[in-house]
RNA sequence: AAAAACCUUCGGGGUAGGGUGAGCGUUAGCAAUUCCCAAUCGGCGGUACAGCCCGCGAGCGCCUGUUAUGGCGCAGGAUGCGGUGAAAUUCCGGGGUCGACGGUAUAGUCCGGAUAGGAGAAGGUGAAA
Numbered sequence: 001a002a003a004a005a006c007c008u009u010c011g012g013g014g015u016a017g018g019g020u021g022a023g024c025g026u027u028a029g030c031a032a033u034u035c036c037c038a039a040u041c042g043g044c045g046g047u048a049c050a051g052c053c054c055g056c057g058a059g060c061g062c063c064u065g066u067u068a069u070g071g072c073g074c075a076g077g078a079u080g081c082g083g084u085g086a087a088a089u090u091c092c093g094g095g096g097u098c099g100a101c102g103g104u105a106u107a108g109u110c111c112g113g114a115u116a117g118g119a120g121a122a123g124g125u126g127a128a129a
Stems, first nucleotide, its partner, number of pairs: 005125006015038001017037003023030002039109002041099002043056004051097002059074005079095001081093003101112003
């Protein structure tokens, strides 16, 4: 001075307001965070600081199996312009655009699987002769 391995902790945000009225109704009214206007949010690693560049995770199926781990496969998304710079689809300016599955009046934002899982982050043991 250091590796494999092991342990612990951590590890996702978001509907103000207005309109419409499927439908319900005892005909007074009620009624979408889903539709329309508008608002609002952005996991992890890489790289000049990134939702939309590259990769990973979250979902589903099959195999194995200890309902695990692991292996294989499938599904789903989005960025252009100008500026600075050696370097930025990452910064600055002003636009655009995207968002699993099940439920429900059609959902990134509500409810649910989920007190789950998780890419990974930090610390410790290893570890000092």